RNA sequence: UCCUCCAUAGCUCAAUGGUAGAGCACAUGACUGUUAAUCAUGGGGUUGUUGGUUCGAAUCCAACUGGAGGAG
Numbered sequence: 001u002c003c004u005c006c007a008u009a010g011c012u013c014a015a016u017g018g019u020a021g022a023g024c025a026c027a028u029g030a031c032u033g034u035u036a037a038u039c040a041u042g043g044g045g046u047u048g049u050u051g052g053u054u055c056g057a058a059u060c061c062a063a064c065u066g067g068a069g070g071a072g
Stems, first nucleotide, its partner, number of pairs: 001071007010024004018055001026042005048064005
């Protein structure tokens, strides 16, 4: 320098162009001699950034940033 892939909740990951979700974690409550376990409820997101396409974008396109791998 070039090519490919990745970026979504605190962590690990889903989501066919049509209301952003799950598990774990966290908070509160129930359960009880107490903790753990179990059960219920709840909080937490400018979907890496900036533009474009579209009635509508996490999703499609471009650039940029960061990370991983490869070629030289």
Notes
RNAcentral holds the sequence, with entries from ENA. A computed fold for a 72-nucleotide RNA from Bacillus velezensis, annotated as transfer RNA. It matches the Rfam family "tRNA". Rfam links the family to the GO term triplet codon-amino acid adaptor activity. The coordinates come from a structure-prediction model, not an experiment, and the mean pLDDT is 81. RNAcentral records the identical sequence in 2 taxa.